RNA sequence: GCUGGCGUAGCUCACUUGGCAGAGCAGCUGAUUUGUAAUCAGCAGGUAAGGGGUUCGAUUCCCCUCGCCAGCU
Numbered sequence: 001g002c003u004g005g006c007g008u009a010g011c012u013c014a015c016u017u018g019g020c021a022g023a024g025c026a027g028c029u030g031a032u033u034u035g036u037a038a039u040c041a042g043c044a045g046g047u048a049a050g051g052g053g054u055u056c057g058a059u060u061c062c063c064c065u066c067g068c069c070a071g072c073u
Base pairs, nucleotide, nucleotide: 001072002071003070004069005068006067007066010025011024012023013022019056027043028042029041030040031039049065050064051063052062053061
């Protein structure tokens, strides 16, 4: 330099013919317990890496940029 993959909640990851963004763990509150842990119920937490385009509508399709990983030279 070229090619491919990945980027979504604090962490690990889902979400596909484009149609309200989710789970587990972690966090907070309550119940239970003499207390803790465990268990149960609830709550909060996201500009979906950044920008642009297509579309009535984009996490999803297209283009550019950035970061990480792998391959080739």
Predicted 3D model of a 73-nucleotide RNA (transfer RNA) from a Deltaproteobacteria bacterium. The organism belongs to Myxococcia, within Bacteria. It matches the Rfam family "tRNA". Rfam's curators write: Transfer RNA (tRNA) molecules are approximately 80 nucleotides in length.